The part of an RNA shown here (small-subunit ribosomal RNA, central domain) has 350 nucleotides and comes from Pogonus chalceus.
Context: one part of a larger RNA
RNA sequence: UUGGGCGUAAAGCGAGCGCAGACGGUUUAUUAAGUCUGAUGUGAAAGCCCUCGGCUUAACCGAGGAAUUGCAUUGGAAACUGGUUUACUUGAGUAUCGUAGAGGAAAGUGGAACUCCAUGUGUAGCGGUGGAAUGCGUAGAUAUAUGGAAGAACACCAGUGGCGAAGGCGACUUUCUGGACGAUUACUGACGUUGAGGCUCGAAAGUGUGGGUAGCAAACGGGAUUAGAUACCCCGGUAGUCCACACCGUAAACGAUGAGUGCUAGGUGUUGAGGGGUUUCCGCCUCCCAGUACCGCAGCUAACGCGUUAAGCACUCCGCCUGAGGAGUACGGCCGCAAGGCUAAAACUC
Numbered sequence: 001u002u003g004g005g006c007g008u009a010a011a012g013c014g015a016g017c018g019c020a021g022a023c024g025g026u027u028u029a030u031u032a033a034g035u036c037u038g039a040u041g042u043g044a045a046a047g048c049c050c051u052c053g054g055c056u057u058a059a060c061c062g063a064g065g066a067a068u069u070g071c072a073u074u075g076g077a078a079a080c081u082g083g084u085u086u087a088c089u090u091g092a093g094u095a096u097c098g099u100a101g102a103g104g105a106a107a108g109u110g111g112a113a114c115u116c117c118a119u120g121u122g123u124a125g126c127g128g129u130g131g132a133a134u135g136c137g138u139a140g141a142u143a144u145a146u147g148g149a150a151g152a153a154c155a156c157c158a159g160u161g162g163c164g165a166a167g168g169c170g171a172c173u174u175u176c177u178g179g180a181c182g183a184u185u186a187c188u189g190a191c192g193u194u195g196a197g198g199c200u201c202g203a204a205a206g207u208g209u210g211g212g213u214a215g216c217a218a219a220c221g222g223g224a225u226u227a228g229a230u231a232c233c234c235c236g237g238u239a240g241u242c243c244a245c246a247c248c249g250u251a252a253a254c255g256a257u258g259a260g261u262g263c264u265a266g267g268u269g270u271u272g273a274g275g276g277g278u279u280u281c282c283g284c285c286u287c288c289c290a291g292u293a294c295c296g297c298a299g300c301u302a303a304c305g306c307g308u309u310a311a312g313c314a315c316u317c318c319g320c321c322u323g324a325g326g327a328g329u330a331c332g333g334c335c336g337c338a339a340g341g342c343u344a345a346a347a348c349u350c
Stems, first nucleotide, its partner, number of pairs: 004321003007304002012318001014201004021194003025088002029084003033081002035077008049065006091191001092188004096183004103177007110154001115149007125136002162169002206247006215241002220236004258317006266295007274287005299306002323350003332343004
């Protein structure tokens, strides 16, 4: 390079935005870069291939042809691709009217519970476990009542429910703000898809500075267990968990399934709109659009399974894989305060 792949065998970047690039709807005219076609020049000879000839044949040699699939110049064709241009509305977008939602940011508010503090009642235990002990308690605990403080999380509602690109998002109110969906006409007129680099976001843990610290709890201490017990169990307990700002940039970041478009039987739920029928209303029936869950035909698959939300049938673009270990390591480079991250081998062994 050809070829084959990426749900689970190696393989989809954690996610988005997007420059370049690649690809791109219908239509008119034109151009002639790609494309097709003719001519001319060139593409050395020898060799290879074909035909004929010369050595008795062959090897070998001679002659002619073909080939040299290319390049340049020039004449033409105009379907397709490209350029310029005319128009269009189905792709895409905008406006209008609505709808649902834990989408995001900030400020404020609330109740339950835990802990602590104060006071009252009250007395000898409490707590904990498989059983215990450490621990707490006559300096009055546990229990109970009232009041107060503080921090963190928001029971029920709650739902294979909703929203978000992903990470993720759950008390209530207000302010600011992003996206989606439906309906109806109107408008713009291909404005699109993908996207190497790049930029932004990115759970938890961790880091820096300053706050905060109720509960929980790495480390650590003690009590048990045990042959031992650097554990599991128990009593304590500091970082951390929380807030602000700034870093880190990784996860089984998973649907282990990249994005977009079109096509290809159905059935049952469910969420959000809308249309029609019926009904006094509630509701019921039905159609359609968007999401979401299960089952399933064809088809696909090594099987499991997937199956209009495809892993089916096709096209466009990107990423990635190439035996196991060595190794996601060394070295170098870039990034980071550090921890470390990204990129990424080889020897050698099987």